[in-house]
Context: one part of a larger RNA
Formats: sequence, structure tokens, C1' cells
RNA sequence: UUGGGCGUAAAGGGCAUGUAGGCGGAUGAGCAAGCUUGGUGUGAAAUGCUACAGCUUAACUGUGGGACAGCAUUGAGAACUGCACAUCUUGAAUUACUGAAGGGUAACUAGAAUUCCACGUGUAGGGGUGAAAUCUGUAGAUAUGUGGAAGAAUACCAAUGGCGAAGGCAAGUUACCGGCAGAUAAUUGACGCUGAGGUGCGAAAGUGCGGGGAGCGAACAGGAUUAGAUACCCUGGUAGUCCGCACAGUAAACGAUGUACACUAGGUGUCUGGCAACAAAGCUGGGUGCCAAAGCAAACGUGGUAAGUGUACCGCCUGGGGAGUAUGCCCGCAAGGGUGAAACUC
Repeated sequence: UUGGGCGUAAAGGGCAUGUAGGCGGAUGAGCAAGCUUGGUGUGAAAUGCUACAGCUUAACUGUGGGACAGCAUUGAGAACUGCACAUCUUGAAUUACUGAAGGGUAACUAGAAUUCCACGUGUAGGGGUGAAAUCUGUAGAUAUGUGGAAGAAUACCAAUGGCGAAGGCAAGUUACCGGCAGAUAAUUGACGCUGAGGUGCGAAAGUGCGGGGAGCGAACAGGAUUAGAUACCCUGGUAGUCCGCACAGUAAACGAUGUACACUAGGUGUCUGGCAACAAAGCUGGGUGCCAAAGCAAACGUGGUAAGUGUACCGCCUGGGGAGUAUGCCCGCAAGGGUGAAACUC
């Protein structure tokens, strides 16, 4: 390589969009490139196969026959693929109606709490711990009352719940933008699926510039603990955490499960539509959970939200270590990221 695989053994790209490419619904009548079937030519000889013959036999040799993938050319066929044509509505999409939502962006607003400031009351402690100490307080703290300032986060509702492609999203109001679901009708008429490259988005930490800075808090300092304690605990505390713009592009970016479509027993919750209904039940979509038949699976488990049965396309794996290292190239301000070996060794 072939074959076999990718939830947990090696292996699903972090997620989307989409180029090339691959694959692609129903009917009719064509073409004949693929396809099927015939003719002709070629397919050297030797070898190999087969029948017979010659050396006494065999090896060996000779003669005849047959075979040969494929290629070229010329006919025929039209089921399937393809091509071009016409038509269709089931796939897909659009419009109208209804509905739910922490989906996104911007602006504004609110109330708790915290810290700080000013003033009042008030007096000796407060704080912290396993116990302490550092720390703080008679220059009046802690506590309590009134007023003010600032920044960040939004208790309860809250859920096994909702939305988003993923990352993620939660006080309220408004504006703008996006997606989703359902019922009914109309319209377009295969317009579809996947998607190498490309492009965009992408938690936290980090970087640059400018703001902001309440609380928390890497680094750092001190106090403890300890044999030591560059820690765990305590008192402080800078970057950061927050905002704007730009970069970075990685995570156990996880459902460790690629996307799309079809089919395959049931039961029971929940969210959100529709039908019907006095009500309870019931029927029918779309999400989200649990249990479970068959099946699958090494087992665990999975099981209409498949890891079942199939199809299309992409990504990835091939013993452990060396190593996600070295090197080269690309990207980045840097930190670093992407791609990514070998020697050697077991």
C1' cells in the first nucleotide's frame, strides 16, 4: 500500500461560511463519452499451455494448434452513469400569518452589597487563626446613624429550563440587527449535500496604546507553620481582572462522539407551537432529559438527540519513548503559534 479503524485503547479539524472537486430527486423522448456485445488489424520470435513427432527413454529438440491483458479501427445495443432538451413537485428556498427565547450590538436607568470620604453617637479594643502574630486603634478605631463618591457584579425568579455554529450568553428599558419553530396558502422548480485550499468568528491568560481601578489578586513584602517551607494559613499588595481600539489564535475549545439525509419496538418527564375539547385525557410538529426492545460494543455502555442499519463528502490514526522536540518555511511587537522529522532506545 491493501485491509482495518477514530465515545473511553492511536485517531473528529475549536466552530462556521464557502471556492475547486466529489456526490446528487421524479417523468418523457434523444445522443452514445463511460458501459455491454460482434468484426477486422495488432498483440515479433523464443518461453509457458496442448496434441503429435525425433534422439533407445528422459531432460532436450522439432511441427501443428490454441491462448494472451491491452491498444487501434469499424458495426450494434440503450438498462445504468454522463451530456443536451422538455416537463414535474416530494428535496431546497421565498412571501404572507403566529409564537417563544440570558442570541448579538449600542445607549440609558435601578436597587442591594463593598471600600473610601465628611459629620454625629460612643469607648477600648478591633481584626485574624487550629492557636497566634504581623496589621489596626485613645491623633478615638471596631460598632451604629446621616450625607456623599467610586468601581465592579446583578441575590430571589433559576430549572433535569431557554438561546447561540462554536467560543459563549442572566438586573431593567429602548433602538437596531440575526437565527429558530408552527399552521395554512401561494410562488420558484433540484436552485441540493459535502467541502482540500481560502475567509471570518473564537474562553481564560497574555501583548501594544489610551482610560479606569471598588473588591479580588499572580509577582513581591511581612507574620505564622515546619527539621527546612522559595508552599498550604494570616496581614498587606503590583500587574491583571473593567472600558475603547488593535494584536494574539490557543484550552479536558468535551457529548473526549465531523456534517447532511433516509430507515429502525416502546415507556416516562420537561420547554415551546398547532388540532380538538366543558374538563381530565387525546392527536400532531420542533427542542431538551431519563429508562429501555432489537441491534451494536472488548467491556463500560449506546440505543429515533445511536455508538443500530445504510448513503454522500471532508478531517484524522498506524507500537512506547525521543517529541509536539530539532530543522526549514509561514505567521506574530513579543510571549509564542502553525506545519513537523530523524538518529538512538525499549
Molecule: small-subunit ribosomal RNA, central domain
Organism: Treponema lecithinolyticum